A computed fold for a 685-nucleotide part of an RNA from uncultured Marinoscillum sp., annotated as large-subunit ribosomal RNA, domain II.
The source organism's lineage runs through Bacteria, Pseudomonadati, Cytophagia, Cytophagales and Marinoscillum.
Context: one part of a larger RNA
């Protein structure tokens, strides 16, 4: 793990709603008693309970009564039928759907383990070292000291038994619920061990480690309270139809639990109050906008108090300021707690239209961990698959087409059957259903075909502008001129177009040539530019913008658009037509529920539904028993293995065989009345 069989909302009793019946202003007995056909029988019991009158804290009045001075107002009442049994839902008292604790209260039994202790006994191979003493001899006045030698001391040394367990290794469903093999540490001791007795559970021991007290120890075992309690986990058993939530407020020794509101669902009343669109009529300060409309806050300029610095021989009048600035003015320009202003939406209310809700009492709920996604916000980094809040929406409790795969992103909302149709997002080269479809452009980066970017660089390309310059010849290139006063002046050792500084940088020959664009030189030379003529003979340049490439390009096991591949496309733009596509909508048939109608007690038409987690409500299949009726069985019952029919379903029927004694069916009513799971309990495999 399979697979049998046993496993969880009972039972009493009181409330309380529905619902059956009894009787009805009434309704009922209890304990007991009697009877009798001995049955869940019959009568008898009126003790009590409930309603039938309320109001007040109460005397106490009463359809009233309390309050109060009140004949005023308010409160609660006068209006509605109950009661007693049976069945249901749901609550309260019990162990109360079932299993489950750590614990804690009492009463007992353990020291044959083990810790310590007391009495009484037993044990410790050999081997070493050699303290005190003591003794000879030396030595001293006498000691003291020295050698020699005897002697045989220690928590001394080496090592067996004995105990202990340090290191590796096996062994870890072991040979073993702590051992085996090597090594290791003590071995005359604070040694080791028999035997017998003590110390007992908040208590004992304890060279102390929370050790050890019978394989159990931060408090032993057993019985009992006791089915402790567990707002916590697990599990909790056939079927079908209908409806269908919440993860939100407010409190809370409360946050994973409640109570009450909100949401769901049966049953009754109300009746059109409810939604939605359009129209009109309202409140109101938000998005934006605005501030010489106010409060804040703010940058430049003007005015100009006030301060600061400076003149003023000190002081002081008074002057000056490329300083700082109030106030005023001119121009710009900020704000959640700013407001002269000011919308869409949404609220509220009329009126119409569609539509079919809505509200009320009342029976049972669950729900109070949500979560993603678009918008508006708070908060954080305008950081989170972050958090807190508004509005809508999905998912939760939604399958089914697309996004390669994928809770919540696009389409869409699945009663059932069909090898039928038309679409939806998405899509038509192959994989893979459907265009290698039309037209005109772009782009050479395999960019791109799925999601991934930027500041910034760029004679990469196409497109549309602005301006210039050109057959009186532009642009590039070649060919060839670029002079003179002058070396301007200054400065400098030097400065000569070309370190620097000056300057209306100027005149003049000229087709043109700057008091000079770069290189050079110590200065000078020299090489070129501007500018100008010739050749050549048609466009050429500057700017800003578009578009779709380019570089900026970086992640962890080869690489990839999903892959394969693709270049006038199978990229990417604008247009356009056909096709494919789902459980969608249509078409055939079927089933159910809910209205309407008609018809009659369950048809029949027509219309609108049938996704579904907690969880609410209906209708039903099967198992055992009892009743009452009716059957069936050795001419073979139950039960068992097959098969066929049949019923949404749970299930029912019938056959064949096995099996060898009992079992059904129709109406009732009872219940140890269904099992996949609870690390469920047994027993098999």
């Nucleotide at each position: 793990g399979c697979c049998u069989a046993c496993g969880a909302g009972u039972u009493a009793u009181c409330c309380u709603a529905a619902u059956u019946g009894g009787c009805a202003a009434g309704g009922u007995u209890a304990a007991g008693u009697g009877a009798u056909u001995c049955a869940g029988u019959c009568a008898c019991g009126u003790a009590g309970c409930c309603g039938g009158a309320g109001c007040g804290a109460a005397a106490g009045c009463g359809a009233g009564u309390c309050u109060u001075a009140a004949c005023a107002g308010g409160g609660c009442g006068u209006u509605c039928a109950g009661u007693c049994a049976g069945u249901u839902g749901g609550g309260g008292u019990a162990g109360a759907c079932g299993c489950g604790a750590a614990a804690c209260u009492u009463g007992g039994u353990g020291a044959u383990c083990u810790a310590c202790c007391c009495a009484u006994g037993g044990c410790c191979a050999g081997g070493g070292u050699g303290a005190a003493g003591u003794g000879u001899a030396g030595g001293u006045a006498a000691c003291a000291c020295u050698a020699c030698a005897u002697g045989g001391a220690g928590g001394c040394c080496c090592g067996a038994a004995c105990c202990a367990g340090u290191u590796c290794a096996c062994g870890u469903u072991g040979a073993a619920a702590a051992g085996u093999g090597u090594u290791u540490g003590g071995a005359u001791g604070a040694g080791c061990u028999g035997u017998g007795g003590g110390u007992a559970g908040g208590g004992g021991u304890g060279a102390a480690a929370g050790g050890c007290c019978a394989a159990u120890c931060a408090a032993a075992c057993c019985g009992a309270g006791a089915a402790a309690u567990a707002g916590c986990u697990c599990g909790u058993a056939c079927u079908c139809c209908c409806c269908g939530a919440a993860a939100u407020g407010u409190u809370u020794u409360u946050a994973g639990g409640a109570a009450c509101a909100g949401c769901g669902u049966g049953g009754g009343a109300a009746u059109u109050a409810g939604u939605u669109u359009a129209u009109c009529a309202g409140a109101g300060g938000u998005a934006g906008a605005g501030c010489u409309a106010c409060c804040g806050a703010u940058u430049g300029g003007a005015c100009u108090a006030g301060g600061g610095g400076g003149a003023g021989u000190c002081a002081a009048a008074u002057c000056c300021u490329a300083c700082c600035a109030a106030a005023u003015c001119c121009a710009g320009a900020c704000g959640a707690a700013c407001u002269c202003c000011g919308a869409a939406u949404g609220c509220u209310g009329a009126u119409a239209a569609a539509u079919g809700u809505u509200u009320c009492c009342u029976g049972c709920a669950g729900u109070g961990a949500g979560g993603g996604u678009a918008a508006g916000g708070g908060u954080g980094c305008u950081a989170a698959g972050g958090u807190c809040c508004u509005u809508a929406u999905c998912c939760g409790a939604a399958a089914g087409g697309g996004a390669a795969a994928g809770a919540a992103c696009c389409c869409a909302g699945a009663c059932c059957u069909a090898c039928u149709g038309c679409u939806a997002a998405g899509g038509u080269c192959c994989c893979u259903a459907a265009a290698u479809u039309u037209a005109c452009g772009c782009u050479a980066a395999g960019u791109u075909g799925a999601a991934c970017u930027a500041a910034g660089g760029a004679g990469g390309u196409u497109c549309a502008g602005u301006u210039g310059c050109u057959u009186a010849g532009a642009c590039a290139g070649c060919c060839a001129g670029g002079a003179g006063g002058u070396u301007g002046g200054c400065u400098u050792g030097g400065a000569a177009g070309c370190a620097g500084c000056c300057a209306c940088u100027c005149c003049u020959u000229u087709a043109a040539a700057g008091a000079g664009u770069g290189c050079g030189u110590a200065a000078c030379a020299g090489c070129u530019c501007a500018c100008u003529g010739g050749u050549c003979g048609a466009g050429c340049g500057a700017c800003a913008g578009a578009g779709c490439a380019u570089c900026g390009a970086u992640a962890a096991u080869a690489a990839u658009c999903g892959g394969g591949c693709a270049u006038u496309a199978a990229g990417u733009g604008u247009a356009a037509u056909a096709c494919c596509g789902a459980a969608g909508c249509a078409u055939a048939g079927g089933a159910u529920u809910u209205g309407u109608a008609g018809u009659u007690u369950a048809c029949u038409a027509c219309a609108a539904g049938u996704g579904g987690u907690a969880g609410g409500g209906g209708a039903g299949c099967a198992u055992u028993c009892u009743c009452u009726g009716u059957g069936c069985g050795g001419c073979g019952a139950a039960g068992g293995c097959g098969u066929g029919c049949u019923g949404u379903g749970a299930g029912g029927c019938a056959u064949g065989u096995u099996g060898g004694a009992g079992c059904g069916c129709a109406g009732a009513g009872a219940a140890g009345c269904g099992c996949a799971u609870a690390u469920g309990u047994a027993g098999g495999c």